[in-house]
Order: sequence, then structure tokens, then C1' cells
RNA sequence: UUCUUAUCCAGAGAGGUGGAGGGGCAGGCCCAGUGAAUCCUCGGCAACAGGUUCUUACAAAUGAACACUGUGCCAAAUCCUGCGGGACAGCUUUAGGUUGUAUCCCGAAAGAUAAGAA
Repeated sequence: UUCUUAUCCAGAGAGGUGGAGGGGCAGGCCCAGUGAAUCCUCGGCAACAGGUUCUUACAAAUGAACACUGUGCCAAAUCCUGCGGGACAGCUUUAGGUUGUAUCCCGAAAGAUAAGAA
């Protein structure tokens, strides 16, 4: 880097550094000199994988607990939308079409993270 599987409306920030960007992309909408990104320190959240303990006569499986290890994460639903379908609305030759996307629902795509594989 690619593929597969799972999850994504929950949760959790202070100090220092730095000095204008950041929220993946586009549009929107936000955050930001009352200090963005980055980096460092400390703290926290979370059971994805490993581990330990319990459950069991033992083992396995399942389930539960524990942040010990490896990651991850700590504004806003993955901030919202993006593609397709439905609801709905408009137009029309009244018959299926066609258009729209403010709102709602379903699915996909993309992205992120973990685990596994190449």
C1' cells in the first nucleotide's frame, strides 16, 4: 500500500511549545490571537487484540470484570451533505414519466480505528 472482517448518535483535557491555521476531500457550517496545526509532559476515556481473574469438575466456547501490554481516542453523530432507492413536493399529454431535495427513513460509497492476510 492492497484485500477481508468488525465498529463508528456513548465516553474522555490541562500545562508547556509554537504562532495561523484546523475540522480527510468538495460544498456548507463551525472551531481558532480569550492562541489553530505541530511537538513535549502529565492526566483521562475506551474492552479492538493480547494478558490476568471470575463463571466451569477440567478444558474449550460464551459471558463478565480489570487499562497490565499493543494500538486507538479525548469540539460538534464520521459536524452535516455528497451516490442510489423510498416517503414528500412540483410539472405533465392522466399515464407513467420527469424534476427537486428543505425534512424524514433505508442502503451503498468514501473515510477513521482495530484485528487478520498478501